[in-house]
Molecule: Bacterial RNase P class A
Organism: Pirellula sp.
RNA sequence: UCGGGAGGCCGGGCAAUCGCUCCUUUGGCGCUUGCAAAAGCGUCGGGGGGGAGGAAAGUCCGGGCUCCAACGAGCAAGAUGGUCGAUAACGUCGACCGGUCGCAAGGCCAGGGAAAGUGCAACAGAAAGGAUACCGCCGGACCGCAAGGUUUCGGUAAGGGUGAAAUGGUGGGGUAAGAGCCCACCAGGGGGCGGGCGACUGUCCUCCUCGGCAAACCCCAUCUGGAGCAAGAUCCAACAGAGUGAGGCUACCAGCAAUGGAGCCGCAUCCGGCUCGUGAUGCUAACACUCGGGUAGAUCGCUUGAGCCACCGAGCAAUCGAUGGCCUAGAUGAAUGAUUGCCCUUGGCGAUUUCUUCGCCAUGACAGAACCCGGCUUAUAAGCCUCCCGACAUU
Repeated sequence: UCGGGAGGCCGGGCAAUCGCUCCUUUGGCGCUUGCAAAAGCGUCGGGGGGGAGGAAAGUCCGGGCUCCAACGAGCAAGAUGGUCGAUAACGUCGACCGGUCGCAAGGCCAGGGAAAGUGCAACAGAAAGGAUACCGCCGGACCGCAAGGUUUCGGUAAGGGUGAAAUGGUGGGGUAAGAGCCCACCAGGGGGCGGGCGACUGUCCUCCUCGGCAAACCCCAUCUGGAGCAAGAUCCAACAGAGUGAGGCUACCAGCAAUGGAGCCGCAUCCGGCUCGUGAUGCUAACACUCGGGUAGAUCGCUUGAGCCACCGAGCAAUCGAUGGCCUAGAUGAAUGAUUGCCCUUGGCGAUUUCUUCGCCAUGACAGAACCCGGCUUAUAAGCCUCCCGACAUU
């Protein structure tokens, strides 16, 4: 210098004007409580202060919090899956192990079990699982003088061919040709010893050696009660309901009587009952008070929290501990916006001029809180910083 790898930061700046929302302070007026001082509420103004993010997003995991449910255990269902650690917890993070890709820095991996069982493998191929002889190779038989040949019998997985995959790999011995048939090394299974908390690994012995797929069923281990701030809690208007009180309302005629007529109720011309007893022990829409539930509404939940910053200590690290400092949006038809000026980023055009300088115009991503945290994932213009690797050149 060029190319590459890993991680982090920032997310236009300053000011003015007009608005929005929350908090606080203050003045006028009105109402309520109160002896008053004062307090509260409403309304109209003034002053001061706070006001989106690294992802506020997707709502995919985990937790706090709230209500409901709940003896314990098991089944089912779902999730997770190398080891050790971190943590409130996790499917997250850190370190390490193993595999794989890369010259390397580094990247990626649902990374338990396939000798528990069931199952699957398109196409091609002779054969796809305790397999197979298509070509080829070798031997026999037959034919042929021979070279050689065969719709013949047998051996053979070394060679060819098919396939993602063909019953360990390479080399040698051996053999008619071959074959773990034998040997060496490598790979693998089992066992011993050593190292490591462990995943795992080193070495020795032994067996020559019965493929792949579990994000197929399944088996093993671990975890999981349900719903969610529209959770939930408090105060409760009006209307309707219940009770009490005040007030109000209220029921025959004739006859001395028997009785008759009238009214009401019982399905009712016929039968039966009731009709002066206290102004009620009955009724009562409009008044007052009380009660229960809880709607509209209001308030709380609500932002002080597994919080942020600085520094020190422990640890390889994730992270944890100590000390000091700080308070940083809380809306609910839901605020956080608009305009202007200067500067900055990037782009275009023009002039000057060719070191450059100036002017004009445009441009500034992804996206916006809604109970709160820890993660993951996804989106993101321009810019900045740190560390590491490789190649080339120079010293």